[in-house]
Context: one part of a larger RNA
C1' cells in the first nucleotide's frame, strides 16, 4: 500500500421487509448429469454451465459409429512430361451409392507456326485436418457493474515503500456540485451530445376525412373534389431548478407551489473506466508450437446425435365456477410476402384440396386479434375440469416421414383436488393475464428466442437481520 475480520461509522441495490405471482408435488416439452451404446460428435460447470453455442439434427447439416471407395486428393498455386478444347450429351457392366471399368455422338480461341490460352492424365513441390494445447496467442464475449470509481503532470511531505491531491463539512443517481484544505491542474469514467416514446407548430399529401360542397349505392372514401382533422416522415419549438415561497453557510442543494403535454435524470434504449476471475472460446474466424499424411485427409450408403432404472435445471398445460362449453358481437400494434403472401368461390366434419383475383405492396394478401361484452348451458362431481397415453382413419412438406416430422378427425381418456424442506421474479403501464408477428426454415418436434400491442393491480413502516457493493476508520502473525 492492499486484502481480510462472526471490528466500528456513513450510504446504496427487489438485498431484506411490505405485497402480488410462481418454482419445488402431477403430465408433457426442452437442456444437463448419469447409465447404456458400434456411435449415442464436441464444447459450456457456483453466482457468470444446464430452452447455453444450436435464429430449425429425417437425408444434408455432421464434426460420431459401421461398412464400401479415393490418394496431387472435395479445394489453391507453381513446375516437368504426355494428351486433348473445356464443356455438353447418350448408353453398357458391377454396385446401396460413392466409385471402378467400357463404348459412342457433338465441340475452341490467338499465333511470328516454335508455341501460348484453357483443360485432362502422370510425376514433383504441396494441399487438407471441427486433430492437441484458450495455461503460448489475436480478436470477440461473460462477470463484478451503469457500481462510482481508476489514474497522471507539477508541487509539497517522507531515508524509503509511499502519502498528499481523491481526506474533511454538506449535497447528489453519480469523484454530482458547493465550501474548506499544501496543494494546483489534467485524463479515463459520471452526466450531456445519439436513437425512440410523450405535447405543439411548420412543410408535404395516390393512407385518413363527409370535417364543408356535389354525385352515387342495399352498403362501403365508392366517385368528383378538398387539404381541415387523423396519420405518415422531414424540420423546428419545448424542461433550464428558469419562476415563486420555505430550509440551508450568503453556497451547492433540498422541500413545497405555479404554469405546463411533460418536471427536477420525464419513460425506454444504445453506451460498460483502470482492472478481476491463467473466466469462456484453437469447433465462427485468425494464429505460434506439436501431431496425422493410401490417413487424424476426402467421397458415399446406412445408423447415431431422438437411447432410458434414475437425478437436477428451465419451461408449457393443468388441478377448475373470477371457470369449462355453445351461439352472437367489438376494439390493436409491430412485422412479413414474387422460388412469395394468397382474396373470392367450390369440395371436405377437419387438417387441407381445386380453381384463381390482386399485390415487388401506407394501394393486394397473411388478418381471425384474444382476453372483453351480450345471451344460453353445466352445479361441485376426478366432473361437460384436465388433457397425457394408446388404437384407427387421414392431410401436408419432402427423393424419402421405419428408426425420427408437424397437423386433422373418431375413439380412448392417465396423473393431477394448489404442492415438504427450500427457492425465484417483479416498484407502474411494472407484475399478473390475453392474444399477434418475425428470424432460422422444404417441413418441423417453438411450449424456445426476439419483438408487438390489449386488459391492468397490490405494496414499500423501515434498514435490526440475509446477500452483493461504495467511502472513511481500526486490528492483523496474510501478500
Nucleotide at each position: 500500500u492492499g486484502a481480510c475480520g462472526g471490528g466500528g461509522g456513513c450510504c446504496c441495490g427487489c438485498a431484506c421487509a411490505a405485497g402480488c405471482g410462481g418454482u419445488g408435488g402431477a403430465g408433457c416439452a426442452u437442456g444437463u448429469g448419469g447409465u447404456u451404446u458400434a456411435a449415442u460428435u464436441c464444447g459450456a460447470a457456483g453466482c457468470a454451465a444446464c430452452g447455453c453455442g444450436a435464429a430449425g439434427a429425417a437425408c444434408c447439416u455432421u464434426a460420431c459409429c459401421u461398412g464400401g471407395g479415393c490418394u496431387u486428393g472435395a479445394c489453391a498455386u507453381g513446375c516437368a512430361c504426355g494428351g486433348g478444347a473445356c464443356g455438353g450429351u447418350g448408353g453398357g457392366u458391377g454396385g446401396a451409392a460413392a466409385c471402378a471399368c467400357c463404348c459412342g455422338c457433338u465441340u475452341c480461341c490467338c499465333u511470328u507456326c516454335g508455341g501460348g490460352g484453357c483443360u485432362c492424365g502422370u510425376g514433383c513441390a504441396c494441399a487438407g485436418g471441427u486433430g492437441c494445447u484458450g495455461c503460448a496467442u489475436g480478436g470477440c464475449u461473460g462477470u463484478c457493474g451503469u457500481c462510482a470509481g481508476c489514474u497522471c503532470g507539477u508541487g509539497u511531505c517522507g531515508u524509503g515503500a509511499g502519502a498528499u491531491g481523491u481526506u474533511g463539512g454538506g449535497u447528489u443517481a453519480a469523484g454530482u456540485c458547493c465550501c474548506g484544505c499544501a496543494a494546483c491542474g489534467a485524463g479515463c469514467g459520471c452526466a450531456a451530445c445519439c436513437c425512440u416514446c410523450g405535447u405543439c407548430c411548420c412543410u408535404a399529401g395516390u393512407u385518413a376525412c363527409c370535417a364543408g360542397c356535389g354525385g352515387g349505392u342495399c352498403a362501403u372514401g365508392c366517385c368528383g373534389g378538398g387539404a381541415a382533422c387523423u396519420c405518415u416522415a422531414g424540420g423546428g419549438a419545448g424542461a433550464c431548478u428558469g419562476c415563486c415561497g420555505g430550509u440551508g453557510u450568503c453556497a451547492a442543494a433540498c422541500c413545497g407551489g405555479a404554469g405546463g403535454a411533460a418536471g427536477g435524470u420525464g419513460g425506454g434504449g444504445a453506451c460498460g473506466a483502470c482492472g478481476u476471475c491463467a473466466a469462456g472460446u484453437c469447433a465462427u474466424c485468425a494464429u505460434g508450437g506439436c501431431c496425422c499424411u493410401u490417413a487424424c485427409g476426402u467421397c458415399c450408403a446406412g445408423g447415431g446425435c431422438u437411447a432410458c432404472a434414475c437425478a437436477c435445471g428451465u419451461g408449457c398445460u393443468a388441478c377448475a365456477a373470477u371457470g369449462g362449453c355453445c351461439g352472437g358481437u367489438a376494439c390493436a400494434g409491430a412485422g412479413c410476402g414474387u422460388c412469395g403472401c394468397c382474396a373470392a368461390c367450390u369440395c371436405g366434419c377437419g387438417a387441407g384440396a381445386g380453381u384463381g383475383c390482386g399485390c415487388u405492396a401506407a394501394u393486394c394478401g397473411c388478418u381471425a386479434a384474444a382476453a372483453g361484452c351480450c345471451g344460453g348451458u353445466c352445479u361441485a362431481a376426478g366432473u361437460u375440469c384436465g388433457g397425457a397415453u394408446u388404437g384407427g382413419a387421414g392431410u401436408c412438406u419432402g427423393c424419402a416421414a421405419c428408426u425420427c416430422g408437424a397437423c386433422u378427425c373418431c375413439a380412448u381418456g392417465a396423473a393431477g383436488c394448489c404442492g415438504g424442506a427450500a427457492u425465484c421474479g417483479c416498484u407502474a403501464g411494472u407484475a399478473a393475464u390475453c392474444g399477434c408477428g418475425g428470424a432460422u426454415c422444404a417441413g418441423c418436434u417453438a411450449c424456445g428466442c426476439c419483438g408487438c400491442g390489449g386488459u391492468g393491480a397490490a405494496u414499500a413502516c423501515g434498514u435490526u437481520c440475509c446477500c452483493g457493493g461504495g467511502c472513511c476508520u481500526u486490528g492483523u502473525a496474510c501478500a
Notes
Small-subunit ribosomal RNA, 3' major domain from a Gemmatimonadota bacterium, 479 nucleotides, folded computationally. Its Rfam family is "Bacterial small subunit ribosomal RNA". The organism belongs to Gemmatimonadota, within Bacteria.